Predicted 3D model of a 156-nucleotide RNA (Lysine riboswitch aptamer) from a bovine gut metagenome. The coordinates come from a structure-prediction model, not an experiment, and the mean pLDDT is 79. Of the family's consensus pairs, 100% are formed in the model. It matches the Rfam family "Lysine riboswitch aptamer". About the family: Riboswitches are metabolite binding domains within certain messenger RNAs that serve as precision sensors for their corresponding targets. RNAcentral holds the sequence, with entries from MGnify.

RNA sequence: ACAGAGGCGCAGUGUUCAUGAGUACAUAUCAGCAAGGCAGGCAGCCGCCGGUAUGGAAAGGGGAUACUGCCGAAGUGCCGUUUUGUUGCCUGCAAAACGAUGCUGGGGUCACGGAGAAUAUCCGUGGCACUGUCACAUGAAUUUGUGGAGCGCUGU
Repeated sequence: ACAGAGGCGCAGUGUUCAUGAGUACAUAUCAGCAAGGCAGGCAGCCGCCGGUAUGGAAAGGGGAUACUGCCGAAGUGCCGUUUUGUUGCCUGCAAAACGAUGCUGGGGUCACGGAGAAUAUCCGUGGCACUGUCACAUGAAUUUGUGGAGCGCUGU
């Protein structure tokens, strides 16, 4: 430099299904209020909350399936840049993309914490056994035990 391995392996896209939800919202009506609008400040604009009746979504996330790219696949913490979210501006908060840097071999399960409408799912920390790999010791043995990390391991 090239090619590979781990397995409920990782990520993305399309289609479809459920949930979201009889929720947000719209119209009509009744009654009440002077407050309310992602957060704070300034300026401006619009009235607003609730009950009843009628109508009635969507996004993120999830299941199934097909295809694509792959094995630091990918995820995540801090920092920086840009964009978006309110009527405008400033400061925050949240989300997305990119860059740099650190951590995590992999999936499972349990507990705690966070996000979320959610008991789904995702993320972080820790425990438990399992699994792949290498080193050391042992051994007849892909036996057993201990330990390390992917900037690793195997082959050419």